[in-house]
Small-subunit ribosomal RNA, 3' major domain from an uncultured organism, 465 nucleotides, folded computationally.
Context: one part of a larger RNA
RNA sequence: UAACGGGACGCCGCACAAGCAGCGGAGCGUGUGGUUUAAUUAGUUGGUACAUGAGGAACCUUCCUUGGGUUUGACAUAUAGGUGGUAGUGAAGGGAAAGAGGAGGGACCGUUCGGGGAGCGUAGACAGGUGGUGCAUGGCUGUCGUUAGUUAGUUCCGUGAGGUGUCAGGUUAAGUCCGGUAACGAGCGCAACCCUUCCUCUUCGUUAUAUGUGUCAGAGGGGAGUGCCGGCGGUAAGCCGGAGGAAGGUGGGGAGGAAGUCAAGUCAGCAUGCCCUUUAUAUCCAGGGCUACACACACGCUACAAUGGCCAGUACAAAGGGCAGGGAAGCCGUGAGGUGGAGGGAAUUCCAGCAAAGCUGGUCGUAGUUCGGAUUGCAGGGUGCAACCCUCCUGCACGGAGCGGGAGUUGCUAGUAACCGCGCGUCAGCCAUAGUGCGGUGAAUACGUUCCCGGGGUUUGUACA
Numbered sequence: 001u002a003a004c005g006g007g008a009c010g011c012c013g014c015a016c017a018a019g020c021a022g023c024g025g026a027g028c029g030u031g032u033g034g035u036u037u038a039a040u041u042a043g044u045u046g047g048u049a050c051a052u053g054a055g056g057a058a059c060c061u062u063c064c065u066u067g068g069g070u071u072u073g074a075c076a077u078a079u080a081g082g083u084g085g086u087a088g089u090g091a092a093g094g095g096a097a098a099g100a101g102g103a104g105g106g107a108c109c110g111u112u113c114g115g116g117g118a119g120c121g122u123a124g125a126c127a128g129g130u131g132g133u134g135c136a137u138g139g140c141u142g143u144c145g146u147u148a149g150u151u152a153g154u155u156c157c158g159u160g161a162g163g164u165g166u167c168a169g170g171u172u173a174a175g176u177c178c179g180g181u182a183a184c185g186a187g188c189g190c191a192a193c194c195c196u197u198c199c200u201c202u203u204c205g206u207u208a209u210a211u212g213u214g215u216c217a218g219a220g221g222g223g224a225g226u227g228c229c230g231g232c233g234g235u236a237a238g239c240c241g242g243a244g245g246a247a248g249g250u251g252g253g254g255a256g257g258a259a260g261u262c263a264a265g266u267c268a269g270c271a272u273g274c275c276c277u278u279u280a281u282a283u284c285c286a287g288g289g290c291u292a293c294a295c296a297c298a299c300g301c302u303a304c305a306a307u308g309g310c311c312a313g314u315a316c317a318a319a320g321g322g323c324a325g326g327g328a329a330g331c332c333g334u335g336a337g338g339u340g341g342a343g344g345g346a347a348u349u350c351c352a353g354c355a356a357a358g359c360u361g362g363u364c365g366u367a368g369u370u371c372g373g374a375u376u377g378c379a380g381g382g383u384g385c386a387a388c389c390c391u392c393c394u395g396c397a398c399g400g401a402g403c404g405g406g407a408g409u410u411g412c413u414a415g416u417a418a419c420c421g422c423g424c425g426u427c428a429g430c431c432a433u434a435g436u437g438c439g440g441u442g443a444a445u446a447c448g449u450u451c452c453c454g455g456g457g458u459u460u461g462u463a464c465a
Base pairs, nucleotide, nucleotide: 001465003462004461005460007459008458009457011455012454013453015449016448019412020411021410022409023408026302027301028300029299030298031297032296033295034293035292043052064288065287066286067285068284069283070282073126077125079123080122082120083119089104108117109116128277129276131275132274133273137271138270139266140265141264142262144260149188150187151186153184154183156163157162167180169178170177194254195253196252197251198223199222200221201220202219203218205216208213228242229241230240231239232238304405308364309363310362311361312360313359314358320351321350322349330339331338332337371402376397377396378395379394380393381392382391418441419440420439421438422437423436424435
């Protein structure tokens, strides 16, 4: 100097407490471990792995496995010599395809007519490798942590390592600011500049609209600066209260992540050193597997019901997407859906009359039920070359476990939690209950910092570095 302490002091954080809703029990979805398997490809494993990479595994993807093929190769560059019935095309028979086979028919560019180019095949150089090493690396990422820290120049102090600056005190979300001061002035961080939301003004007006133009939409400005008042404070920084204001003390949200730590993660996104492989660890194809199942864990969904289920009527969104696409009206079907094809490359049209919870009326009466929907049977529909392994949806029937969950444990402080639906990306389809957005309804609680966890600071002890 750092690190550590079941040392001290002081501060902060949904860290505890106070609350609300959960998880842990059930069924199912997904991930992981284990087991199994010809293979169940592989990475990730305390926090910081486990609905993670994967923003879509039937084939493809796909790396795994079985079997069948190819060997200058599926792909690139250059060299040598070869090639006119050459390149490309490619029938029969055999094959699961790949590949092999080769009957037929059959070219191009330019030329000094010798040849040349392209293509093809041969040879050896080489290609190829999702093979190994993330403990050889770049890049990117996680985490401490959006925590308030981190650093060097000159000066001064110390023999030196080093200290000082970066601190007594106050203050802040903040090493934020004030302030005293052997320090002075700075860098990276903090904050601000950026986007969005809120109020307002100007302007523009297509497709919105009551044809008036407020709403709305596009562009550009303004608004909030502790600016004003009072109190506290040191006449400071600032804190508390108030006024005005749509908004008040960082107004809300986002983007933005210092120096570093964990030989953290990733050689399978990409790049890359070295090693290994080269008739195979390359590559093509068909089928299978990644979807197995005694079990264990993780993240979720649906429930166990009456603040509810079912039936009928009825109201109100936002944000998105659409041409190999979104698809209206009408007609057919109990329905999934089919038919149809208007208008719309979009404020015009379609998804979509866009919602659901909500509201009104009826029914059920505490029951394993008109709760719950797993599972299973049958009949259909969609996508796709193909739904047996292994897709989604509909109708009828079947109706299991489950009566609120042990120890323990998670999230959340306001338009938040909780509840409710809608969209999008990926995508032929979809195992999405995931992810990411959008709006609707809309709470409770915070005495406080003793304790648990994590972090910053000061100080102290140390047999550790």
The coordinates come from a structure-prediction model, not an experiment, and the mean pLDDT is 82. Rfam family: Bacterial small subunit ribosomal RNA. RNAcentral holds the full RNA, with entries from Greengenes.